[in-house]
RNA sequence: GCGCUAGUAGUCUAGUGGUAGGAUUCGAGCUUCCCAAGCUUGCGGCCCGAGUUCAAAUCUCGGCUGGCGCA
Repeated sequence: GCGCUAGUAGUCUAGUGGUAGGAUUCGAGCUUCCCAAGCUUGCGGCCCGAGUUCAAAUCUCGGCUGGCGCA
């Protein structure tokens, strides 16, 4: 330099054009003499920009970052 691939919550992860879901962490409550565990509940997210579309996390293009391969 070229190609392939990935980017979603603090962390891990699902989501093949139509309401962004789960686990975990954290906060609150219940339970307990206390802690742990358990139960209920809350907060928090689509890497950036542009395009296509009535509608984009999803499709297209460019960029950034990580991984792999070729030279």

Transfer RNA from a Nanobdellota archaeon, 71 nucleotides, folded computationally. Model confidence (mean pLDDT): 83 of 100. Its Rfam family is "tRNA". From the family's description: Transfer RNA (tRNA) molecules are approximately 80 nucleotides in length. Lineage of the source: Archaea > Nanobdellati > Nanobdellota.